[in-house]
RNA sequence: GGGGCCUUAGCUCAGCUGGUAGAGCGCCUCGUUUGCACCGAGGAGGUCAGGAGUUCGACUCUCCUAGGCUCCACCA
Numbered sequence: 001g002g003g004g005c006c007u008u009a010g011c012u013c014a015g016c017u018g019g020u021a022g023a024g025c026g027c028c029u030c031g032u033u034u035g036c037a038c039c040g041a042g043g044a045g046g047u048c049a050g051g052a053g054u055u056c057g058a059c060u061c062u063c064c065u066a067g068g069c070u071c072c073a074c075c076a
Stems, first nucleotide, its partner, number of pairs: 001072007010025004019056001027043005049065005
């Protein structure tokens, strides 16, 4: 320098040919308990890495940028 893949909640990850963003764990509240844990019920939490474009509409398609993983090439 070139190719491929990845970036979504605090963490690990889903999201099915573009149509209102989800799960598990964690966190908070309530119930239960003498109390804690377990368990049950409810809840908060996201500019979908950043920007631009296409579209009536973008996590999803296109382009640029940043970071990570990987393969190849170059130099010596």